This is a predicted structure of a 76-nucleotide RNA (transfer RNA) from an Anaerolineae bacterium. It matches the Rfam family "tRNA". Model confidence (mean pLDDT): 84 of 100.

This record gives sequence, structure tokens and C1' cells, in this order.
RNA sequence: GCCGCAUUCGUCUAGAGGCCUAGGACACCACCCUCUCAAGGUGGCGACACGGGUUCGACUCCCGUAUGCGGUACCA
Repeated sequence: GCCGCAUUCGUCUAGAGGCCUAGGACACCACCCUCUCAAGGUGGCGACACGGGUUCGACUCCCGUAUGCGGUACCA
């Protein structure tokens, strides 16, 4: 350089064109419970890497960019 794969809350993940102003678990915050802590209960906070395209409609499909992983070529 070329090829392939991946990228979603702090972390791990669900999602496969409309039921997603994106769900769950853990963590975090508040309250309840408890002599205290832990556990438990209730509620809250919090994410689609970026840009463009296709489409009536995009987290989802396509292209580019970025980052990471893997493979491969060159190394006179």
C1' cells in the first nucleotide's frame, strides 16, 4: 500500500428499514428498608464514531473519513 471485520450509555450488550424521541444488566445518584454495612425494593441519570447518499422513512442499506483488530504485498 491492498483486502476483510468491528465501532451503540462509564462497562458489557439487544437491535437485521417503520412496533426505537433506542431496551436490558452491572456501575453511579436519590429515596425506602436496616442499629450500621452489604443484600433487597422504587425511581433517576446516561449511548447509535463523523460526514454524505439511497428511501416516504436509516442505529439498520451504500460510499467516504477516523479509530481498533486480523490477513497480505513490498522492504532494492